[in-house]
Context: one part of a larger RNA
Molecule: large-subunit ribosomal RNA, domain III
Organism: Candidatus Ishikawaella capsulata Mpkobe
RNA sequence: GAGUAACGAUAAAGUAGGUGAAAAACCUACUCGCCGAAAAACUAAGGUUUCCUGUCCAACGUUAAUCGGGGCAGGGUAAGUCGAUUUCUAAGACGAGACCGCAAGGUGUAGUCGAUGGUGAACAGGUUAAUAUUCCUGUACUUAGUAUUACUGCCAAGGGGGGACGAAGAAGGCUAUGUUAGCCAAGUGACGGUUUAUCUUGGUUUAAACAUGUAGAUUGACUUUUUAGGUAAAUCCGAAAAGUUAAAAUUGAGGUGUGAUAACAAAGUACUCAGGUACCUAAGUAACAAAUGCCACACUUCCAAGAAAAGCCUCUAAGCUAUAGGUAAUACUAAAUCGUACCUCAAACCGACACAGGUAGUAAAGUAGAGAAUACUCAGGCGCUU
Numbered sequence: 001g002a003g004u005a006a007c008g009a010u011a012a013a014g015u016a017g018g019u020g021a022a023a024a025a026c027c028u029a030c031u032c033g034c035c036g037a038a039a040a041a042c043u044a045a046g047g048u049u050u051c052c053u054g055u056c057c058a059a060c061g062u063u064a065a066u067c068g069g070g071g072c073a074g075g076g077u078a079a080g081u082c083g084a085u086u087u088c089u090a091a092g093a094c095g096a097g098a099c100c101g102c103a104a105g106g107u108g109u110a111g112u113c114g115a116u117g118g119u120g121a122a123c124a125g126g127u128u129a130a131u132a133u134u135c136c137u138g139u140a141c142u143u144a145g146u147a148u149u150a151c152u153g154c155c156a157a158g159g160g161g162g163g164a165c166g167a168a169g170a171a172g173g174c175u176a177u178g179u180u181a182g183c184c185a186a187g188u189g190a191c192g193g194u195u196u197a198u199c200u201u202g203g204u205u206u207a208a209a210c211a212u213g214u215a216g217a218u219u220g221a222c223u224u225u226u227u228a229g230g231u232a233a234a235u236c237c238g239a240a241a242a243g244u245u246a247a248a249a250u251u252g253a254g255g256u257g258u259g260a261u262a263a264c265a266a267a268g269u270a271c272u273c274a275g276g277u278a279c280c281u282a283a284g285u286a287a288c289a290a291a292u293g294c295c296a297c298a299c300u301u302c303c304a305a306g307a308a309a310a311g312c313c314u315c316u317a318a319g320c321u322a323u324a325g326g327u328a329a330u331a332c333u334a335a336a337u338c339g340u341a342c343c344u345c346a347a348a349c350c351g352a353c354a355c356a357g358g359u360a361g362u363a364a365a366g367u368a369g370a371g372a373a374u375a376c377u378c379a380g381g382c383g384c385u386u
Stems, first nucleotide, its partner, number of pairs: 013031006032383004041362002046343002050341001051075006060068002080141002082339003087118002092113003098107003122139005142335011153320002158315004166302004172295003177289005182204006205263002209258004216251004220245008229237002264284001268279004303306001349358002365377004
């Protein structure tokens, strides 16, 4: 220079009360404004206690601060079913022997690893200051083992099936959800109009599981016999023949019933310093609309021709046999370990900052609209620290 520029999106504040040494900024109430395919909700990565409570205000916060993601202290993350681990493999990695190389080392079979994929099983309500598909209540399910009963050929690292898969397009059936009516509860108050009404406002919610097996989709289904194939075997698969049957088998959203004589549920009553707590509890139906979700990569079409392995089912080999092993039912037992707080388009992650930048996925209401555009609004959240 200079007490100058600046104080980080022009979404916006106002009033009253409280606390306090002190209040434009903290708390509470009532208004106002902004977002609303987000500036709301959940979650992966990443962060690593920032979460909750009490207390404090030196420093940190672009100002003040009684406030804070700041200091100090205490508290908080509960699982057979969520995820990981486990199990299986992909790209890829490592790699016994082996090959190559003077060596260091390189390649690579068997094999061992390796998810972003396959593979068993849980929902609803309640509860905390802070966790909940984890705690509690209610109702379920899965796997393994043991026991009992009934029936009985079981058995694999091998054979076979299955798992098992592209894109685009069209039509149909549904549901989430929404709207309206009915039903239930409360209200009758303001400027202009209407007003006990055909009025106004709010509510009308409930899962997994079990049973049923529908709209639809695919294929005929079953029995017997033969058999040069499936590295050995096979009753399995494949191939061939004969017969029976006219519909059958497999699959399949949703709906309905049970679950539920339960839970939830406005108003009301009692208590309370704000927040709130306790008790009690009404209706709880129908029609219409309707997805980008489900039936389902099911169908049609197309060319660029769209993982693997295990779990699972079945077949026998070696072997074991009615004490074993297998199937079914019932009962009991077991289900370990790790993660779980909180932020997540952000003041907590990546950007030296409480930085107008960047950051995968899920879900996604109303009116107008072709629409996830746009405008205004629900739920919910904010007014961006002078």